[in-house]
Molecule: transfer RNA
Organism: Bacteroidales bacterium
RNA sequence: GCGGGUUUAGCUCAGUGGUAGAGCAUUGGAUUGCAAAUCCUGGGGUCGCUGGUUCAAUCCCGGCAGCCCGCUCCA
Numbered sequence: 001g002c003g004g005g006u007u008u009a010g011c012u013c014a015g016u017g018g019u020a021g022a023g024c025a026u027u028g029g030a031u032u033g034c035a036a037a038u039c040c041u042g043g044g045g046u047c048g049c050u051g052g053u054u055c056a057a058u059c060c061c062g063g064c065a066g067c068c069c070g071c072u073c074c075a
Stems, first nucleotide, its partner, number of pairs: 001071007010024004018055001026042001028040003048064005
């Protein structure tokens, strides 16, 4: 340099063109002699950035960036 994959909650990941979810973690409570486990409950998101298409974009398209993989060139 070329090609491919990936980016969504603190972590690991779903998700669909109509304003986003799960598990774990975390707050408060129940339970317990204390704790763990279990149960109930609350909070937590510019869906990587930017532009475009659309009535409407996390989703479709272009560009850029981060991470991973393969190929190639130079030294």